Molecule: transfer RNA
Organism: Candidatus Yonathbacteria bacterium CG_4_8_14_3_um_filter_46_25
RNA sequence: CCGCCCAUAGCUCAGUUGGUAGAGCAGCGGCCUUUUAAGCCGACGGUCGUAGGUUCGAUCCCUACUGGGCGGA
Numbered sequence: 001c002c003g004c005c006c007a008u009a010g011c012u013c014a015g016u017u018g019g020u021a022g023a024g025c026a027g028c029g030g031c032c033u034u035u036u037a038a039g040c041c042g043a044c045g046g047u048c049g050u051a052g053g054u055u056c057g058a059u060c061c062c063u064a065c066u067g068g069g070c071g072g073a
Stems, first nucleotide, its partner, number of pairs: 001072007010025004019056001028042004049065005
C1' cells in the first nucleotide's frame, strides 16, 4: 500500500425477504433458607462504533471514516 472479516446492554453473543432490539451472565429487588451459597420470580439496563446517503421507514442497503483482527505485496 491492497484485500477480507468484526464493532448491538457492564461482559459474552443472537437478531434476513428493511417495519418501534433480545438471550445468558453480572449488578438490583423479592421468595426460599437459622444465615450464606445454590435454586425460583421480577424489574432495570441500548443515541445498534462515527458521519453522511437511499427509503414513508435503516442494527439491516450504499459511501467515507475510526478502532480491532487476518491475509497478501